[in-house]
About this RNA
Bacterial large signal recognition particle RNA from a soil metagenome, 269 nucleotides, folded computationally. The sequence is in RNAcentral, with records from MGnify. Its mean pLDDT, the model's own confidence on a scale to 100, is 77. The model forms 92% of the base pairs in the Rfam consensus.
RNA sequence: CCGUGCUAGGCGGGGUGCUAGCGGUGCCCUGUAACCCGCAAUCCGCUCUAGCGGGGCUGAAUCCCCUCCCGAGGGGCCCAGGCCCCGGGGUCAGCGCCUUGUCCGUGGCGUUGAUGGUUCGGUCCCGUGACGGUGGAGACCCGUGAACCAGGUCAGGUCCGGAAGGAAGCAGCCUUAAGCGGUCACCUCCAGGCGUUGCGGGAGCGCCGGACCGGAGCCAUCGGAUGAUGGUCGCUCCCUGGGAACCGGCUUCGAAGGGGGGUGCACGG
Numbered sequence: 001c002c003g004u005g006c007u008a009g010g011c012g013g014g015g016u017g018c019u020a021g022c023g024g025u026g027c028c029c030u031g032u033a034a035c036c037c038g039c040a041a042u043c044c045g046c047u048c049u050a051g052c053g054g055g056g057c058u059g060a061a062u063c064c065c066c067u068c069c070c071g072a073g074g075g076g077c078c079c080a081g082g083c084c085c086c087g088g089g090g091u092c093a094g095c096g097c098c099u100u101g102u103c104c105g106u107g108g109c110g111u112u113g114a115u116g117g118u119u120c121g122g123u124c125c126c127g128u129g130a131c132g133g134u135g136g137a138g139a140c141c142c143g144u145g146a147a148c149c150a151g152g153u154c155a156g157g158u159c160c161g162g163a164a165g166g167a168a169g170c171a172g173c174c175u176u177a178a179g180c181g182g183u184c185a186c187c188u189c190c191a192g193g194c195g196u197u198g199c200g201g202g203a204g205c206g207c208c209g210g211a212c213c214g215g216a217g218c219c220a221u222c223g224g225a226u227g228a229u230g231g232u233c234g235c236u237c238c239c240u241g242g243g244a245a246c247c248g249g250c251u252u253c254g255a256a257g258g259g260g261g262g263u264g265c266a267c268g269g
Stems, first nucleotide, its partner, number of pairs: 001269006009058003012030005020047005035055005064262006073253006081247002084243007093236003096232003099228007106220004116213008124202009134191005141182004150175004158167003
């Protein structure tokens, strides 16, 4: 060095979660040349040599072990730079919206007379009156209403009288005053943020109407253009507070891949 037969080892690894911890089942990543069966989430098996039990294959190196590089992916922390969300404040500038001016278009009114001018009246205010209405009170009407201190009639009983007769008078009955309740059509009085209207006065030229003058404009919505020492703060913008998955930064673990190194036994040639 070659061949045969074996042995250690290997037949996936990692992150996260769970756990005192380790490994597995779970989830995720990577990867496959990367075995099979049984167990398992209020779980299963173990204890730092940290899955257990059974079976199979491979086997000294492309495959096992150690180390370095790179690095998919996961975990933790941070910031508010990007993007985003929720607020507070401001109004220099821009956009939007509102208000308003001018011009153009469109439409309508107008010689059956526009805008305008003069005048009268109304609308507005004050005073006063009439009618009506509403509300209140009174009167009228109805009912009720007095142990005695209201009236009438007064049984019984009482009193006076020799008698005839007379007197006062309770209960009952009838009536009524004050009062209470009801009705309130008509009547009287009072009141008003009521309606209509008369008279007198005032204010005012905004609106409406009438008459007259005069003779060609006037109005509106919409659309467009343009402007305002105008308003607003919805957006941009400026200042400021909070949150924050993701991008980002730091740290940690780290699959696959690449490099380097290491690791047997027996027999025969």